This is a predicted structure of an 84-nucleotide RNA (c-di-GMP-I riboswitch aptamer) from a soil metagenome. The sequence is in RNAcentral, with records from MGnify.

[in-house]
RNA sequence: GACAAAGGCAAACCCGGCGAAAGCCGGCGACGCAAAGCUCCGAGGCUACCGCGCCCUAUGCGCCAGGCCAGUCGAGCUGCCGAA
Numbered sequence: 001g002a003c004a005a006a007g008g009c010a011a012a013c014c015c016g017g018c019g020a021a022a023g024c025c026g027g028c029g030a031c032g033c034a035a036a037g038c039u040c041c042g043a044g045g046c047u048a049c050c051g052c053g054c055c056c057u058a059u060g061c062g063c064c065a066g067g068c069c070a071g072u073c074g075a076g077c078u079g080c081c082g083a084a
Stems, first nucleotide, its partner, number of pairs: 001081001008033002014027005031071001037077003041074003044069003051063004
């Protein structure tokens, strides 16, 4: 980062599985992506089993990451091609 070339990844929905959930894995499928490759280091967001508190004792409410999101952003490392 191009009206280039060769390719790559794979959103949502649905199906099967794991998980309390967020979400993840596999299949299908493509919304898109020049790092939509990898890493929770910083910020941000999601969930709340357990725990704590409340209490009308309920299948409840509030708080809370040791969980999760890399396709939220930043950062670090790596990578194909080579026009302007």
The coordinates come from a structure-prediction model, not an experiment, and the mean pLDDT is 87.